Description:
The RNA shown here (small-subunit ribosomal RNA) has 1478 nucleotides and comes from an uncultured prokaryote. Its Rfam family is "Bacterial small subunit ribosomal RNA". Gene Ontology terms of the family: structural constituent of ribosome and ribosome. The sequence is in RNAcentral, with records from ENA.

RNA sequence: AGAGUUUGAUCCUGGCUCAGAGUGAACGCUGGCGGCGUGCUUAACACAUGCAAGUCGAACGAGAACGGGUUAUAGCUUGCUAUAACUGUCAGCUAAGUGGCGCACGGGUGAGUAAUAUAUAGUUAAUCUGCCCCAAAGAGAGGGAUAACAGUUGGAAACGACUGCUAACACCUUAUAUGCCUUUAAGACAAAAGUCUGCAAGGGAAACAUUUAUGGCUUUGGGAUGAGACUGUACGGUAUCAGUUAGUUGGUGAGGUAAUGGCUCACCAAGACUAUGACACCUAACUGGUUUGAGAGGAUGAUCAGUCACACUGGAACUGAGACACGGUCCAGACUCCUACGGGAGGCAGCAGUGGGGAAUAUUGCACAAUGGACGAAAGUCUGAUGCAGCAACGCCGCGUGGAGGAUGACACAUUUCGGUGCGUAAACUCCUUUUAUUAGGGAAGAUAAUGACGGUACCUAAUGAAUAAGCACCGGCUAACUCCGUGCCAGCAGCCGCGGUAAUACGGGGGGUGCAAGCGUUACUCGGAAUCACUGGGCGUAAAGAGCAUGUAGGCUGGUUUGUAAGUUGGAAGUGAAAUCCUAUGGCUUAACCAUAGAACUGCUUCCAAAACUGCAGACCUAGAGUAUGGGAGAGGUAGAUGGAAUUUCUGGUGUAGGGGUAAAAUCCGUAGAGAUCAGAAGGAAUACCGAUUGCGAAGGCGAUCUACUGGAACAUUACUGACGCUGAGAUGCGAAAGCGUGGGGAGCAAACAGGAUUAGAUACCCUGGUAGUCCACGCCCUAAACGAUGCACACUAGUUGUUGCCUUGCUCGACAAGGCAGUAAUGCAGUUAACACAUUAAGUGUGCCGCCUGGGGAGUACGGUCGCAAGAUUAAAACUCAAAGGAAUAGACGGGGACCCGCACAAGCGGUGGAGCAUGUGGUUUAAUUCGACGAUACGCGAAGAACCUUACCUGGACUUGACAUAGAAAGAAUUACGCAGAGAUGUAUAAGUGCUAGCUUGCUAGAGCUUUCAUACAGGUGCUGCAUGGUUGUCGUCAGCUCGUGCCGUGAGGUGUCGGGUUAAGUCCCAUAACGAGCGCAACCCCUACUCUUAGUUGCCAGCAUGUAAUGAUGGGGACUCUAGGAGAACUGCCUACGCAAGUAGAGAGGAAGGUGGGGAUGACGUCAAAUCAGCACGGCCCUUACGUCCAGGGCUACACACGUGCUACAAUGGCCGGUACAGAGGGCAGCCACCUGGUGACAGGGAGCGAAUCUCAAAAGCCGGUCUCAGUUCGGAUCGAAGUCUGCAACCCGACUUCGUGAAGCUGGAAUCGCUAGUAAUCGCGCAUCAGCCAUGGCGCGGUGAAUACGUUCCCGGGCCUUGUACACACCGCCCGUCAAGCCAUGGAAGCUGGGGGUACCUGAAGUCGGUGACCGUUAAGGAGCCGCCUAGGGUAAAACUGGUGACUGGGGCUAAGUCGUAACAAGGUAACC
Repeated sequence: AGAGUUUGAUCCUGGCUCAGAGUGAACGCUGGCGGCGUGCUUAACACAUGCAAGUCGAACGAGAACGGGUUAUAGCUUGCUAUAACUGUCAGCUAAGUGGCGCACGGGUGAGUAAUAUAUAGUUAAUCUGCCCCAAAGAGAGGGAUAACAGUUGGAAACGACUGCUAACACCUUAUAUGCCUUUAAGACAAAAGUCUGCAAGGGAAACAUUUAUGGCUUUGGGAUGAGACUGUACGGUAUCAGUUAGUUGGUGAGGUAAUGGCUCACCAAGACUAUGACACCUAACUGGUUUGAGAGGAUGAUCAGUCACACUGGAACUGAGACACGGUCCAGACUCCUACGGGAGGCAGCAGUGGGGAAUAUUGCACAAUGGACGAAAGUCUGAUGCAGCAACGCCGCGUGGAGGAUGACACAUUUCGGUGCGUAAACUCCUUUUAUUAGGGAAGAUAAUGACGGUACCUAAUGAAUAAGCACCGGCUAACUCCGUGCCAGCAGCCGCGGUAAUACGGGGGGUGCAAGCGUUACUCGGAAUCACUGGGCGUAAAGAGCAUGUAGGCUGGUUUGUAAGUUGGAAGUGAAAUCCUAUGGCUUAACCAUAGAACUGCUUCCAAAACUGCAGACCUAGAGUAUGGGAGAGGUAGAUGGAAUUUCUGGUGUAGGGGUAAAAUCCGUAGAGAUCAGAAGGAAUACCGAUUGCGAAGGCGAUCUACUGGAACAUUACUGACGCUGAGAUGCGAAAGCGUGGGGAGCAAACAGGAUUAGAUACCCUGGUAGUCCACGCCCUAAACGAUGCACACUAGUUGUUGCCUUGCUCGACAAGGCAGUAAUGCAGUUAACACAUUAAGUGUGCCGCCUGGGGAGUACGGUCGCAAGAUUAAAACUCAAAGGAAUAGACGGGGACCCGCACAAGCGGUGGAGCAUGUGGUUUAAUUCGACGAUACGCGAAGAACCUUACCUGGACUUGACAUAGAAAGAAUUACGCAGAGAUGUAUAAGUGCUAGCUUGCUAGAGCUUUCAUACAGGUGCUGCAUGGUUGUCGUCAGCUCGUGCCGUGAGGUGUCGGGUUAAGUCCCAUAACGAGCGCAACCCCUACUCUUAGUUGCCAGCAUGUAAUGAUGGGGACUCUAGGAGAACUGCCUACGCAAGUAGAGAGGAAGGUGGGGAUGACGUCAAAUCAGCACGGCCCUUACGUCCAGGGCUACACACGUGCUACAAUGGCCGGUACAGAGGGCAGCCACCUGGUGACAGGGAGCGAAUCUCAAAAGCCGGUCUCAGUUCGGAUCGAAGUCUGCAACCCGACUUCGUGAAGCUGGAAUCGCUAGUAAUCGCGCAUCAGCCAUGGCGCGGUGAAUACGUUCCCGGGCCUUGUACACACCGCCCGUCAAGCCAUGGAAGCUGGGGGUACCUGAAGUCGGUGACCGUUAAGGAGCCGCCUAGGGUAAAACUGGUGACUGGGGCUAAGUCGUAACAAGGUAACC
């Protein structure tokens, strides 16, 4: 210090989330030691039990439990034990009582309290203060009681009642007191308030004890300490709390208090507080500090320390120096307990502890040894304050769990590309050490004479022995750390983004790694990051955000000169800012945490002094701001009145006849009762053509015929005057389009609602015909708009240029002129700004002043409450809940029922088809044991398949095999191989016979090797099983479309752009010109092949003109190379030439020449990429799966099924034809298990003979055409399906299931609906021929070949596809996109609601305990003082009543949010198909 997340990518805005630090924490897993701290944050809930405040015998009476003493008795170790009695003069002592002091401290808690609190600084001349200190003075004389105790007595108890006795430092009277207190004559000071001096009058003290030295007592003054009261400032939220207040504000008098004061009372006055937030409500103890932060700030207020408040709840006083009193009193209430039912007792928010609540917080411990406190003269007693210990990883700090060596890099585990690699010097093993642990011994300081709970603790020494001691989280990115297996959108993870649908580094486990470590993670909360409330330090044209506009109050800010002042400001000094904490330094515990000492700091407040620049305040002056006056002009500025013409409509009359009107097209509608059209007249209302223009005026809304009256403002010019009079403006007030509301008019046209007609699937719309409110006027309301420049007002400054409006000045050539100034209104543009777009002297630039507004999206401008309104509604304005985005600008795509340009058999113009029939073939569906599998818009469907009867074959049924039908490796045997029999459907099983090879070594014999066969054993084979969404390779399509990119440079914050765009041109990103681009690559074109022409070379199997031979005839023969042809080479075409146009590229021409002319025709050739396109079944291959089977073999069946639907074809429907006879001409191919001439037989398929040919030699081998005949428009001499019979051929075998032949039979069909396909020339159409596969063939298919041989193209409006440029976009899975609303379902929170039920407070009335105070007091008291009693005021509490406020709940109801695949439509985004929106 930042990071992740909106997008295809970018920049910005903006939220959400993370990394850090912290905690009185809790939870999960784990856990060795020590030190120092900390430990009910919740129920101020209820509490059993014990303890927490006593002490003083040196105040007093009294007493004898203990101890002592004395006496007696018993046991008896004759000085000890036990027992009994006595003692108050006892070294001592004491339960209970009187008295004194303390109990108001210490300890706990945070309920209340938003100020009677707290913090800080002051005031007290308006005060008090026990114990303590200092000083001065004093203590004389008397008196009567009372507890204890004794007796009687009530009560269960608690607790009393009566009688009698007694003491005091208890209580009372009195003396004295200049001083003290109260009142005060007079005087002094002073403005006053008041202060000082003070004659006089009145009032008031005391206590003793004893150990003889002190302590205590009374009065006064001072100090110290503590407390009270008052003042300034600071110290939460809400304005959806705006008015509050009757003791209220002040005065006079009185009372009261220690003391001021409405503190209380009587009277008088009517004040007091408040937008600088009164009052009300909600929340809350405050501070030093703590935590975070760079700081400013934010959050917090445990432990420690200061203050306050409280003590079961509420009220009250008493005592006292001090309380309205935690362990005191009285009363009321709730609760608990005891009870003899009559009455009583209690208060842990003290320390432990219990129950309860809760995620959660400890021992019913030890000691007064230390520190401190109460009492006491002291010893001492008391002290759950405190010191310690116990429990808890709750926190911080420290230490340890071993160190060194040790490679064959062991085993296990994990992984693997099978070679290895990781764990890993890690272990084992060797050597060493002993912090810790255990055992044993010694043993402190804390204590200054005694006294040590802690504690035999800290610490020291010795011994034993690596011995007793490591986990937790994480490993997709943020964020350090990767692999295997399992799982398969399941189980699960997740802080955000997100992961998981069969190869998950994200789930679970293993291995490995990373981080921290006696801890580690999670959860919760705080600050930070967040400049995300912005003082430091943000914004408002389009992201959230400028009020619709003005006037103006408070407030804020405010021109120049000068004088004074000193509130702010600046400097200095003083006081204070408690200690602790933080920081620095030093020191003490072995170190650290911790602790101590010193310093600094505590940024604050107060007082005093000084300065006078700036701000403020006061005075005087100035004219630049502002304003006033004067002048001539501009203007749809406003209000009222009057007037005009054009047009629409209606009415009246005339002419006139059948239509008019309306639309994309129609219909509703009007019209023969006379419309529409046309002419004339009349009526009435509204709006004001042309001028008219980014012209004018107005604050905005807004204002448009002409004239008149009244009236506001601005600009310009001119001098004169006033003298800062100014700017802004919370509240407030006024104005404020349209629609709407009220009352009364008016109503021509238009026109919500409504009606009808259309459109449509529907059409409550768009279109049409009508039509009412309304629109208009007057008056009164409403108060909102995309009220927009989405831009608040004012002032100043900061380059220009151009247009235009108003006024003025100057110039001259006097104009429809030019130049200049001021004010307005526009365009363009620099600097600058901006996220960009853009703004740019009319700022969104640079500054100043003031106001308004914003803080993620949705919920929601909604609910509730308030205010306004007749209503509609307006204004102010939330929360729960929910999402991780919502958004702005720009980029490149895609898309548009956007635009411009261009191309293509894309349309059009033509020709022929398909769709109808029959059949063939493929597919779907259905069926089946199986009908194997794949291909599915274009880009599947005569496709894989260039050949399913068996085989193929992958499918089904049945029968068999298990190292296997096939490969490699080991061992053993045998040559291989051939022939033949039996069983069986076959696979297979079984039996017999023959046979001994090849190569090398080499002397025969034997051995070795290669290849093959059999047997055995194991590694393995095998799989057309799955995944084409794990892949390679190949292929289809866009598309033979003209595109797709790169380097450098330049532009842009960036994504990106430029180049590649523009103007032309082309089939073409083809070329030219221009140009911040210059070049280049893949594509285009060309290079390649075929074809068209010529030349040349070469002539066999091809050819035959001329010469010769021969035949019935034939290049048959000799010969020839001329020609055709064959197959090698070469040439030829390039817009080269001409004309026209053009800068050029290039285009045009029935141009020339040429076989061919503008790419001559055809082929091969397919850029970057798209479709997770197709294929694991052609092949290859990762992973998964099967292994006596999902492998292998065999027989039979199936792939050929058949109600039906679709695609692709064939044959037809006939006369441009069918049939019969005759006759002619190709090209390209194939052929030895072959093609087969020719001959014979057969009607024929074919059969029997048989020559030639491995083929330019032989052979397969043409049809349409042409010539002649016949048929004559019909279901036919068309058409041939189907079926019957008989055959031929192939083949082991034609039943399922072949082709062909002959005879017979002779369906449908007479040119095909909607729709749809191909083709632009040797093309379509038509006619045959060949080949691959192949035994044969379901081939009408596919691939080739030639024969005959057309028609048409005006053209680019439209359909489809494509290219380039531009535009819009809310699309990016990219329009097959996105997305809205109702309804239906589930869940969630919330508003309303008849009511029901709580809470706190206020008001009124009634009642009213204790208690203070006041009055009275016949009773008590020796008179008296006083008291009991009684009465009254106040009052806690209680009751009643009517309202207001605020919760909970509520049948029903309203909308809202969320939820993979519900319904209906299609509102928005493109011109979103009616532009959208307010």